[in-house]
RNA sequence: GAGUUUGAUCCUGGCUCAGAAUGAACGCUGGCGGCGUGCUUUACACAUGCAAGUCGAGCGAGGCGGCCCGCAAGGGUCAGUCGAGCGGCGAACGGGUGAGUAACGCGUGGAUUAUCUACCCUGAGGUGGGGGAUAACCCGGGGAAACUCGGGCUAAUACCGCAUAUGACCGCGAGGUCAAAGGGGGGCCGCAAGAUCUCUCGCCAUAGGAGGAGUCCGCGUUCGAUUAGCUAGUUGGUAGGGUAAUGGCCUACCAAGGCGACGAUCGAUAGCCGGCCUGAGAGGGUGAUCGGCCACACUGGAACUGAGACACGGUCCAGACUCCUACGGGAGGCAGCAGUGGGGAAUUUUGCGCAAUGGGCUAACGCCUGACGCAGCAACGCCGCGUGGAGGAUGAAGGUCUUUGGAUUGUAAACUCCUGUCGACCGGGAAAAAGCAUCUCGACCUAAUACGUCGGGGAGUUGAUUGUACCGGUGGAGGAAGCCCCGGCUAACUCUGUGCCAGCAGCCGCGGUAAUACAGAGGGGGCUAGCGUUAUUCGGAAUUAUUGGGCGUAAAGGGCGCGUAGGCGGCCCUGCGUGUCUUCCGUGAAAUCCCUCGGCUUAACUGAGGACGUGCGGAAGAAACUGCAGGGCUCGAGUCCGGGAGAGGGGGGUGGAAUUCCCAGUGUAGCGGUGAAAUGCGUAGAUAUUGGGAGGAACACCGGUGGCGAAGGCGGCCCCCUGGACCGGUACUGACGCUGAGGCGCGAAAGCGUGGGGAGCAAACGGGAUUAGAUACCCCGGUAGUCCACGCCGUAAACGAUGGGCACUUGGUGUCGCGGGUAUCGACCCCUGCGGUGCCGAAGCUAACGCAUUAAGUGCCCCGCCUGGGGACUACGGCCGCAAGGUUAAAACUCAAAGGAAUUGACGGGGACCCGCACAAGCGGUGGAUGAUGUGGAUUAAUUCGAUGCAACGCGAAAAACCUUACCUACCCUUGACAUGUCAGGAAGUCCGCUGAGAGGUGGAUGUGCCCGAAAGGGAACCUGAACACAGGUGCUGCAUGGCUGUCGUCAGCUCGUGUCGUGAGAUGUUGGGUUAAGUCCCGCAACGAGCGCAACCCUUGUCAUUAGUUGCUACAUUCAGUUGGGCACUCUAAUGAGACUGCCGGUGACAAACCGGAGGAAGGUGGGGAUGACGUCAAGUCCUCAUGGCCCUUAUGGGUAGGGCCUCACACGUCAUACAAUGGCGCAUACAGAGGGUUGCCAACCCGCGAGGGGGAGCCAAUCCCAGAAAGUGCGUCGUAGUCCGGAUUGGAGUCUGCAACUCGACUCCAUGAAGUCGGAAUCGCUAGUAAUCGCGGAUCAGCAUGUCGCGGUGAAUACGUUCCCGGGUCUUGCACACAC
Repeated sequence: GAGUUUGAUCCUGGCUCAGAAUGAACGCUGGCGGCGUGCUUUACACAUGCAAGUCGAGCGAGGCGGCCCGCAAGGGUCAGUCGAGCGGCGAACGGGUGAGUAACGCGUGGAUUAUCUACCCUGAGGUGGGGGAUAACCCGGGGAAACUCGGGCUAAUACCGCAUAUGACCGCGAGGUCAAAGGGGGGCCGCAAGAUCUCUCGCCAUAGGAGGAGUCCGCGUUCGAUUAGCUAGUUGGUAGGGUAAUGGCCUACCAAGGCGACGAUCGAUAGCCGGCCUGAGAGGGUGAUCGGCCACACUGGAACUGAGACACGGUCCAGACUCCUACGGGAGGCAGCAGUGGGGAAUUUUGCGCAAUGGGCUAACGCCUGACGCAGCAACGCCGCGUGGAGGAUGAAGGUCUUUGGAUUGUAAACUCCUGUCGACCGGGAAAAAGCAUCUCGACCUAAUACGUCGGGGAGUUGAUUGUACCGGUGGAGGAAGCCCCGGCUAACUCUGUGCCAGCAGCCGCGGUAAUACAGAGGGGGCUAGCGUUAUUCGGAAUUAUUGGGCGUAAAGGGCGCGUAGGCGGCCCUGCGUGUCUUCCGUGAAAUCCCUCGGCUUAACUGAGGACGUGCGGAAGAAACUGCAGGGCUCGAGUCCGGGAGAGGGGGGUGGAAUUCCCAGUGUAGCGGUGAAAUGCGUAGAUAUUGGGAGGAACACCGGUGGCGAAGGCGGCCCCCUGGACCGGUACUGACGCUGAGGCGCGAAAGCGUGGGGAGCAAACGGGAUUAGAUACCCCGGUAGUCCACGCCGUAAACGAUGGGCACUUGGUGUCGCGGGUAUCGACCCCUGCGGUGCCGAAGCUAACGCAUUAAGUGCCCCGCCUGGGGACUACGGCCGCAAGGUUAAAACUCAAAGGAAUUGACGGGGACCCGCACAAGCGGUGGAUGAUGUGGAUUAAUUCGAUGCAACGCGAAAAACCUUACCUACCCUUGACAUGUCAGGAAGUCCGCUGAGAGGUGGAUGUGCCCGAAAGGGAACCUGAACACAGGUGCUGCAUGGCUGUCGUCAGCUCGUGUCGUGAGAUGUUGGGUUAAGUCCCGCAACGAGCGCAACCCUUGUCAUUAGUUGCUACAUUCAGUUGGGCACUCUAAUGAGACUGCCGGUGACAAACCGGAGGAAGGUGGGGAUGACGUCAAGUCCUCAUGGCCCUUAUGGGUAGGGCCUCACACGUCAUACAAUGGCGCAUACAGAGGGUUGCCAACCCGCGAGGGGGAGCCAAUCCCAGAAAGUGCGUCGUAGUCCGGAUUGGAGUCUGCAACUCGACUCCAUGAAGUCGGAAUCGCUAGUAAUCGCGGAUCAGCAUGUCGCGGUGAAUACGUUCCCGGGUCUUGCACACAC
C1' cells in the first nucleotide's frame, strides 16, 4: 500500500496478501565452474581404524648391523640403527558439544597494598662436596585374563642430607630460614683416572618484562504476583584454620541481624557476547558456520600429580549400560575425525597428505599431529557462464481460435551464411617452496682456520592437491530448459470437458449446462539451472503507539471519599555542581557492516588502509534549567471575624389525612372485579353510612431541569447534637500544595444472622380467567420481605455510560444563594461582582451524533483502564463472606468477522394527513341443483404442449369429426414436403392400367410452347435422375436473448444539469403553508432550471351553424305504398366550424392558487366514454406466433399416409348457462332499435313440410336489395302455490342440414320421456347512472358447430351517514439488531 464487515457510506477493529531472509525440508526438473555450507531431532547407544607424543646430546641394560680378535663358544669396538624401563618436557594446548547455568555466568567499565605464573625475553649472581635406594634385568610364586607378589644386582639431569647466600622469605629488632645437575662438541696435558682452556645446551636462587590465569566491585542481562514474604552459617563482629590470594570459605564464641513491591523467595525457560536477519529509524527476532568467554566429557562424587586440572582419549569410589570370563574376576566410555544403528521431514567419505600454516618434543636432523591443507558426496546457499549468432514471408505445414473473411503460434521453424564459450578428445603446462643437507666467501664468538650464530654465492633436493589452474589445437550447432502462474489483490485469455460432481482455495471466494477461478489444450505472463510448496523470523502492523494510539456512544474512567509510598510542584536571592551541556584522554579485540585501493579474466570470495562503534570510565570547564542546602516573599493553600441559604447527617418528641381491623347504630341484597367474566365477600346481614377505638407505615398541597451532600442518597412539624459549602471583611501562617499504587472508610435495592414489629403493599404459593399451551401479562387471596435495633453482605444502566486538580479561550438567556451601585415610601424594575444549577449557540474538536467557560476546545501534573468476536462478569488457584456470593482472572477450541455513527429503502398489531366500490349504505350474484366449458387428479398406446395467488383455470384456442395436430399405433421416404449451387436427361403438362387402407410401388400412352439463331445448338422457367455441400426439427434452455404482453397502476410519481450543504453514502430541489383528480396550481424557501409522467392536443358522444342533398328526409300535391312530382325547411348522413375558459356575479381564502353558491347555457368546473401506461418491480409470461445464441437429432427427434387420441371419468376446483316460478309460465294480438354482415355470398316474393328445412329464383358488390320476425313492453285470456300449465336434464323414436365421411365425436327439428332443483353452510364477487339489473340483436372464427367472446341498442333502479375498522396505494414523520428487505 491492497483485499475483506454494508444495499451503499464514514469510522473502529481483527484476519489476509504483496517484500526480505534461512544450517532448511518436500514436489517437478537439472549443463558447467568458482567460493562457501552441511545431525537444528536422542548430551541416544556405539563395531573398527586413526586423533599425543617426543628426547639415546639425562641413565643402566638389551636386540640388529658393520669392523676387529678368536676353530668355536665368546670377547672387544663403532660416525650407525631399533629400543621396553628409569628420568625430563608435553599431555591443563589444539579438537568437540551446549546438557547444566537467570549466575559476577556473560557484556562493559573499574579494583587487586588481597594474588600466582612452567616454557620465552632482559638484568645481575651461583652451579662446591657427599649419601642411600629403586625399575629395567635375573631367580621363584599366584592368576583364564587383566595383572601381581617375594628374593637378588644396578645407573642417572630420579631421590636425600651438608656447605655457601648476590638475593629472597619471617621478624619492630636481635636474629633465623632457603639452593643447584649435569650433558654434548673441540683444543691441550695425561697410560688411565682426571686436571685445564673454550663453545654450547641445561640446572639453582633472585629482580623485572611479556603473555596467561585467579579473585572482588558498579552498571546491564527472559517470563510468571493465579509465586509475597525469604533467611540459623542466616547478617555482622572477635580469634583461629585454610588458600597463590580477600572473604562465613571453614570452626569456636558473641551480637540479632540481613534480603524484599526499585519484586526478595519460588516456578518456568535459556549457555552469554562480537555478530546475523529484518526495519526509514527506534525497535523486533535470533545466537549455525568465523571469533571471545563460560560450562560439560556415560551419570553422580572425590581428590592426586603438576607452574597450571579437580583433568574428553589420567586415577579412585558409587550407579546404570555394554563386552570378556576358566564364574574366582576383569575391561570400556566418539559432545575428537571418519563410520554404524536408532530417532527424524532432514544433514556427507570408515578418502589423500603432513607439501604449506600452526602445535608438542628435540642441540639438530627429525618424529608425532583426523589441528590443518586438500580431494569426495549434496543445486543446500551465493556468484559467474552456457544451451548459439545474423539473415530469412509463400507469413509453409501442423496446432488453436473463428463472425469462415481470417487471426495467432511467428522470424518462430525450414533454409542460407557464420561463431566456437562450456563439455569431449589431443598436446603444452605454472604459482603455492619458506626450508634442508653439502661446497664456498664474509662477519661475530674463541687461543682456534673446531663448534655455533648471522649474511652472500654455486650445484643438489622437498608438492597431498595434480598433469590441477591456465594456454594451444581438432571437430562440429553438433551434447545442454525447466518450473510456477493467468477471477480480484497481481503481470498474463480463449476453446473444450465437467455440471455444488470431480475438484480449487493465501484472503475474499469459485463449481448446481455457455466456469477467463475445477481438468485438459492453444496462447500469454513471471523467474530461470532452477521453479514452486511447507515451516520459521522481521516487515507492512501507528495492531503494545519512547519515536508513534486511545477510553461520552466503537474495547476502555476505579461506585465514592480520606490518605501512605511514589510522581509532579508558586515568586526572589546566594552557594554547591546530582541530572544537563561543551572540550580532551582511555577503552569500546579481530572478523563483520560502510568507504577507498588492490588480487583471482568478472563476480561471489579475498588482501590492505580508513571510517564507524550512539556505550562505559577519567580530566577540565559552564551554571540558564532540574536537584540539594541556606535565606526571604505572598498571589497557591489554610486560619480568624461577621452574615444569610439549605429534604446535609444522627438522636428524641409530636401532628393530621388516608387504608385496614375491632365494637356499636342505621339499613337491605347485593358487593367487588374485568375487554368480558369468574374465583372471592355477603341474609350467621356484607357493600354503603354514622359514632367510638386499636395499630403500623408513609408524609397530599407547597414542589420547581428548586436546594443540600463526595457518592449512595435526602421531603410533615418541633427540640438537641453535628459536617460541609457560599458571601463580605480585614488580620495572621508562609508553599504548609496537587494527585494518589497498596491501605482505610462510606456505599441503593435485594439478600443473610439475632431480637422486635407488621396497617398497607407484596416475590414464593393457592385459586379464577385468557390461551393451542400460559409455570406470564388481567382478577381474588397471600407468606417471606418492606419498618425498628445491632451485626454482615459490598454489588448496580452505582450513568453525565464523561477520574481528580490548575490555568487559558467570543457570546445570549433563565434560575438559586450572598454582596455592591442606582432608584423608590416600599415590594419590584435596571446595571454589576462572586458561587451554584439549566438551555441555546462562536471558534475549536469529533467517525459522525454531538460537546462547546459545568468542554468531548487549548495545555500541564497524577491515578485507573483498553488492545478482534465467542468461549468468559467463566474454570482452577488465592483472598473475603455465616451463606448467597464477591474480588482477582486464564486456556483449549472456534469464527472473518463482532462493532460505532450516520444514509437510502423496505417494514411496524408506530403516529399524522389523503385517496380508491377499500369498508360502510344499497342492488344483483357465486358457494347448494342440472348442464356447458376450462383446470387439477386419475386413467390411457396416446389422452400433444404451454399458462399456476391476486396477475393460471369459457386462458394461447376469432371454432379438435378428417384436416388442423405438434401426441399414439401401423405402413412408407432418405439431398428429402421447402431454399441455393454442380452435372446429365427431359419442356411443362395431360390421360389410362395393375397393386395397396392410403402414402406409395410398378407399367403404358400422348405432347410441344417462350427468347437468341439460317441451321446445329444455346438460354430462361419447370420436371426427373445422380453425388455432395446442405435442408429440416412445434427437440432442450423464457434462468443465455430480441420483440411483444401481464401486473403494481391511469397510482402520481420517477429523475437530471448547474449550484449549495455533507469527509462520505447522500441531502437540497421533490420538504413546508394552502389547494387539486393530479409533483394540479399558488405562496414561502439555497436553490435555479429542465426531462419522463399528470393535464391538453386525437377519436367518439351530447348543442348549434355552414356546405352538400342520393339510395336519405319530406311540411305541399299525389299514391295501396316517399309510390310519383316538387323541395332540402326538419330528421339524418359527413365534412368544416362554433361552443366551456372558473370567462361573469356573490361569498370564503393570504390582496394568491383555489373552493362554495348563482346567472346564462344543449352542456359547468377533467360534461360522458375511449385511445394514451413515467423510472422501475415480479430472473412474471411466451424458444409452440416470429426472430435468435448455445446444446441435441440426421435412413431420424426430419418427411408422407391411414386409423386412433386431444372428446377417457370414482372425484376436486374455477368461469358460465338454465332454473327453482305469479314483478311469473303459456296462448292470441300488437308497438318501437342500434350497430353490423353479404358474390365459391346475403337471399326476397311465392309453393311444399307441424318443424328443422326443401323447392324457387327477383334484387343486391349495397344509406337503394337481403340477413331481419327485435325482445322485454303493451292489450286480452288462462294457470292459483302445486315439484305444478314451474323447471327442463336424461332417455327412446323419427327426421333435417353441412360435409369425401357425423360410430368413437356435429348442430338443429318433431313426437314421447320428464331427473335434480322450492333461493342455497362457512365463505365470497360485481356495480356509484343511462351505471347495476333485465331484454333481445349483430359480427369475427366458420363447410358445419356458441350457454364462450367482441360489439349494439331497448327498459332502467337503489344507496353513499361517514373514514373507526378490513384490503390496496400516496406524502411527511418515528423506531429498527430487516436489505433475496416481515

Background: Predicted 3D model of a 1382-nucleotide RNA (small-subunit ribosomal RNA) from an uncultured bacterium. The prediction has a mean pLDDT of 87.